[in-house]
RNA sequence: GCCGCCGUAACGUAGCCUGGUAGCGUACGGGCCUGUGGAGCCCGGAGGAGGGGUUCAAAUCCCCUCGGCGGCC
Numbered sequence: 001g002c003c004g005c006c007g008u009a010a011c012g013u014a015g016c017c018u019g020g021u022a023g024c025g026u027a028c029g030g031g032c033c034u035g036u037g038g039a040g041c042c043c044g045g046a047g048g049a050g051g052g053g054u055u056c057a058a059a060u061c062c063c064c065u066c067g068g069c070g071g072c073c
Base pairs, nucleotide, nucleotide: 001072002071003070004069005068006067007066010026011025012024013023020056028044029043030042031041032040049065050064051063052062053061
C1' cells in the first nucleotide's frame, strides 16, 4: 500500500442480510425477603465510534473518516 472482518450500557453480547418501541446477562442503585449477610424475587438508571447521504422513518442501506483484529505484498 491492497483486501476482509469488527466497533451497541461500566463489561460481555443479540438485533443488521429483510429499515419501523434498542433487548439479554453480569455489574451498579432501590425495594421485598432474612437474626445479619448471601442467595432468590421485583423495580430502576445507563448505550448505537465520528461525519455526511438516502428515506416519512437508519444500529440496520450507501459514502468518507477514525480505531481494533486478521490476511496478502
Transfer RNA from a Candidatus Bathyarchaeota archaeon, 73 nucleotides, folded computationally. Its mean pLDDT, the model's own confidence on a scale to 100, is 83. The sequence is in RNAcentral, with records from ENA. Rfam family: tRNA. Rfam classes the family as a transfer RNA.